[in-house]
Context: one part of a larger RNA
């Protein structure tokens, strides 16, 4: 000189785009953020016209329409959010899996047969203050469960042919064991099971890169490797038995600080330094510890168990609860927003569709917190006015500045009009952008500096006082450095201090 997720002081007039708990990963009050299908499936409710002694009866239709909770399915493992922890194959990058997994989609080949037995919901009965629990009966299904078949797999024995970078890989042929399936519909379809490739996804393993500290020098016992076995979706000491005694390390092992990483961000001519807000990719976490179900996928943010500290309710038995989602609260702090619209768009999850959810998003609101853009008027005007101020009292400055006099009208204001963003319908944003008319210079400028560095000077006041100050150093009586006020200067809807990084 540049930058910032800044913040403080004084000032603020508008629009556009972005940005906005860096601090207590501190605790939460409301309310929202994950559902969805009736075209899987049983059941309960409700819903029509008359007549009425209010019990009801009659007729019509309903294989109809709307509800509810429960079986089932699918999705809640994505999407949001935070950086606490993590010096690691986390991440980055390039390899490799002959050691592997993949709901849904997409191609391609077989099949979809034959029975069963429950059980939720419902009714009955019971316990409990709640939370919820418990018995009994009764039912249904794409929910279980048997047999069945078997293109085709899986395992095993024999056995050919090829191939490799090592454990071995691929094609094939015979024999044995084992393994499937569900229906529904508006009759168009959708689905169901196996099988083989694919696409996207994921795991895992390795070269290389990755921060300070030796005022950490030695570490290490499942430790390092073998052999067998378990476990896994697979390799591996991953877990165990036995056996051998190894591994690691000044090319810093161990330790102990501190951090999440990347793409990139600022800063420099470059090297290089210093960051890692927003936004994209990956990783960790979810009140703190720890563990498993369930599933293709989790060891799981609004799931589930067990402990634990907090909170709340309790009829004192026992219960109930996790904002590091979105808003919002109190606290911390120098500081960091609205308990808002809308699902119209883009996407996402269910559905066959119609939709229905979607605090993802799209919008809006707040905040000069950043960047840009714009305006606070243009033009004439000398008796150089009045006034300030300074003067050698003559006069100089402020200064064409002001009055005046023509002219405009951006923004803002007020009123008509009025989109795109949607392919028919469908639009929060929004009567917003934008166009059009009127009105009247009319509503919009301040802040910091003027000793040198550094661009800008006088006059008072005030006396080492009060007081500036980044350095250097002003100030004790003629102070350009204090304060004031004229003038000047530098930026400007910002200026100008702090802090930080180059």
């Nucleotide at each position: 000189g540049g930058a910032c997720g800044a913040a403080c002081g004084c000032u603020g007039g508008c629009g556009g785009c972005g940005u906005g708990c860096c601090u207590a990963a501190c605790a939460c009050a409301u309310g929202c953020a994950a559902g969805u299908c009736g075209a899987a499936c049983g059941c309960c409710c409700u819903c029509g016209a008359c007549c009425u002694u209010c019990g009801g009866g009659u007729c019509a239709c309903a294989u109809g329409a709307g509800g509810g909770a429960g079986u089932g399915g699918c999705g809640a493992a994505c999407g949001g959010g935070u950086g606490a922890g993590u010096a690691a194959c986390a991440c980055g990058u390039g390899a490799g899996a002959a050691a592997c997994c993949u709901a849904c989609c997409c191609c391609a080949g077989a099949g979809u047969a034959c029975g069963g037995a429950a059980u939720a919901a419902g009714c009955c009965g019971g316990g409990g203050a709640a939370a919820c629990c418990c018995g009994g009966u009764c039912u249904a299904a794409u929910a279980c469960c048997g047999u069945a078949u078997g293109c085709c797999g899986u395992c095993u024995u024999c056995u050919g042919a090829u191939c490799g970078c090592a454990u071995g890989g691929u094609c094939g042929g015979a024999g044995g064991a084992c393994g499937a399936a569900a229906g529904a519909u508006u009759u168009a379809u959708c689905g169901c099971u196996u099988u083989g490739g694919g696409a996207g996804g994921g795991u895992c393993u390795c070269g290389c890169g990755c921060c300070c500290u030796a005022u950490c020098a030695g570490c290490u016992a499942g430790u390092u490797g073998g052999u067998g076995a378990g476990g896994u979706a697979a390799c591996g000491g991953c877990u165990c038995a036995c056996c051998a005694a190894g591994g690691c390390a000044u090319c810093g092992a161990c330790g102990g600080g501190u951090a999440g990483c990347u793409g990139g961000u600022c800063u420099g001519a470059g090297a290089g330094g210093a960051c890692g807000a927003c936004c994209a990719g990956c990783c960790a976490c979810a009140c703190u510890g720890g563990a498993a179900c369930u599933g293709a996928g989790a060891c799981a943010c609004g799931g589930u168990c067990c402990a634990g500290a907090c909170u709340c309710c309790u009829a004192c038995g026992g219960g109930a609860g996790g904002c590091a989602g979105c808003a919002g609260u109190g606290g911390g702090g120098a500081a960091u927003c609205u308990u808002g619209c809308a699902c119209a768009a883009u996407g996402g999850g269910c559905g066959a569709a119609a939709g229905c959810c979607u605090g993802a998003u799209g919008c809006a609101g707040c905040g000069a917190c950043g960047c840009c853009g714009c305006g606070u008027g243009g033009g004439g005007g000398a008796u150089g006015a009045a006034g300030g101020c300074c003067c050698u009292a003559g006069g100089g400055u402020c200064g064409u500045a002001a009055a005046c006099c023509c002219c405009u009208u951006u923004c803002g204001g007020u009123a008509g009009g009025g989109a795109c963003g949607a392919a028919a319908a469908u639009g929060a944003c929004g009567g917003u952008a934008c166009c059009u008319a009127c009105a009247a210079a009319a509503g919009a400028a301040g802040g910091c500096c003027c000793g040198g560095c550094c661009a800008a000077c006088u006059a008072c006041g005030u006396g080492c006082c009060a007081g500036c100050a980044g350095c250097c150093g002003c100030g004790g009586u003629a102070a350009g450095a204090c304060g004031u006020a004229g003038g000047g200067g530098c930026c400007a809807a910002g200026c100008g201090u702090u802090g930080u990084c180059c």
Molecule: small-subunit ribosomal RNA, 5' domain
Organism: Acidimicrobiales bacterium